[in-house]
Overview: This is a predicted complex of two RNAs, RNase P RNA and transfer RNA, with 445 nucleotides together.
RNA sequence: GGAGUCGGCCAGGCAAUCGCUCUGUCGCGAGACAGGGAGGAAAGUCCGGGCUCCAUAGGGCAGGGCGCCAGGUAACGCCUGGGGGGCGCGAGCCCACGGAAAGUGCAACAGAAAGUAUACCGCCCCGCAACCGGCUCCGGCCGGCCAGGGGUAAGGGUGAAAUGGUGCGGUAAGAGCGCACCGCGCAGGUGGCAACACGCUGCGGCUAGGUAAACCCCGCCUGGAGCAAGACCAAAUAGGAAAGCGAUGCCGUGGCCCGCGGCGCUUUCGGGUAGGUCGCUCGAGGCCGCCGGUGACGGCGGUCCCAGAUGAAUGAUUGCCACGGACUCCGGUCCGGACAGAACCCGGCUUAUCGGCCGACUCCCCCU
RNA sequence: CGGGGUGUAGCUCAGCCUGGUAGAGCACCGUCUUCGGGAGGCGGGGGCCGGAGGUUCAAAUCCUCUCACCCCGACCA
Repeated sequence: GGAGUCGGCCAGGCAAUCGCUCUGUCGCGAGACAGGGAGGAAAGUCCGGGCUCCAUAGGGCAGGGCGCCAGGUAACGCCUGGGGGGCGCGAGCCCACGGAAAGUGCAACAGAAAGUAUACCGCCCCGCAACCGGCUCCGGCCGGCCAGGGGUAAGGGUGAAAUGGUGCGGUAAGAGCGCACCGCGCAGGUGGCAACACGCUGCGGCUAGGUAAACCCCGCCUGGAGCAAGACCAAAUAGGAAAGCGAUGCCGUGGCCCGCGGCGCUUUCGGGUAGGUCGCUCGAGGCCGCCGGUGACGGCGGUCCCAGAUGAAUGAUUGCCACGGACUCCGGUCCGGACAGAACCCGGCUUAUCGGCCGACUCCCCCU
Repeated sequence: CGGGGUGUAGCUCAGCCUGGUAGAGCACCGUCUUCGGGAGGCGGGGGCCGGAGGUUCAAAUCCUCUCACCCCGACCA
């Protein structure tokens, strides 16, 4: 100098003028003054909690979710550290990563065979009759071809996938048939909390191919609904019609059974009102420092109060500066600024995002 | 704000659960019939299953993310 990896941060700033909304103070009131006023994702609503109601959420079945190990946490499908596998020269990145020797299912087409294996071509052995060739002591004998019978899984071929691999021996040809090495499995040992690792030892010739984001098995978790939850005040109407059941019935939220609670109740149609208050923002809260921990995180101390709207505020204009781009007579001129906007509140994940800054690290080239 | 559903041919839908060559009706094209048209008969074309990624030998179908559209939900008697 170039290329790259990881982590963190910002999301223009200042001023003036005119507005919007909330809180506090003053004021009978109109209003005045002071202070606060979107995000890293407020988003998707994909997970997990708090909160509220249904029983203080109870039992069983069904259903759903998660899935290497240890830890963190209010909890999690999140995070941290580690193990295993894959990718990269590397910094690093990625992984739904329990079980296929409990069972069931599936594998189209092709292929002999798709899983207790089997045999299309091939290879090898035996081999009737006929035929051909050779020999002959003319009786036959040998060889080839071959119906048929048998052996084989080396080689070929099919497929996404074909029943360990290489070598030597062995054999009629072959084959874990035998042996050596590699691979695999089981048991023990050693190290580690564990996942797991190790040619440390022994055993097994290999039995145990794939698929569980197929059913399933194992382990763990899981009641339902959601602030339009729920509580209160006010206003208005036709307390009308139909259906269900009438205490072995109906309802109380999701599927069933039990249990518990309530009972002239439920559902639909029709009718009425669509106003207000609370929930509503102080919270697993932000910032700083010290300590413990590899880390996620935890403990202690100090300090701060930081949006609460309800057709829904958080804005508009102007000027200067900063950033990027284009043009330039080097004085300046013009243009641009993403993704997107709270709605009960938190912890995550995922997705969208102009541009810029900081830190750590890796590889290549050059110079000393 | 909360909850639920759908996306497959030009249109309306099936297939998805249980993965193995994507179907039906209408529409379109050709042909027969007719003087011509319609109806009818026969034959044919047209899709990469909203988009991206993953699991699998194989995905419309299973899983994840994403986009678009649709539906429902107030209180009182």